The RNA shown here (c-di-GMP-I riboswitch aptamer) has 74 nucleotides and comes from Desulfocapsa sp.
NCBI's taxonomy places the organism under Bacteria, Pseudomonadati, Thermodesulfobacteriota, Desulfobulbales, Desulfocapsa.

RNA sequence: AAUAGAAAAUGCCAAACCUGUUAAGAAACUGGCAUGGAAAACUACGGGUCUUUAGAGAUAGCCGAGUUGCCUAA
Numbered sequence: 001a002a003u004a005g006a007a008a009a010u011g012c013c014a015a016a017c018c019u020g021u022u023a024a025g026a027a028a029c030u031g032g033c034a035u036g037g038a039a040a041a042c043u044a045c046g047g048g049u050c051u052u053u054a055g056a057g058a059u060a061g062c063c064g065a066g067u068u069g070c071c072u073a074a
Stems, first nucleotide, its partner, number of pairs: 004072002012037002017032002020029003035061001041067003045064003048059004
């Protein structure tokens, strides 16, 4: 350095639900709380699903792909 993994260690994020706010809506963002996650970090590129009368949006904690990162028993 790479592969692999969460065994150890330091930690990280935060489902559902509740509070407040934003949006036409899916949903998002604060605060609480943890269902879980070894990328549950980022990117709507390809599918899927959802919203919308339609343009157009949402979802990265749906799948794939790309980029980046912590630790190191074997």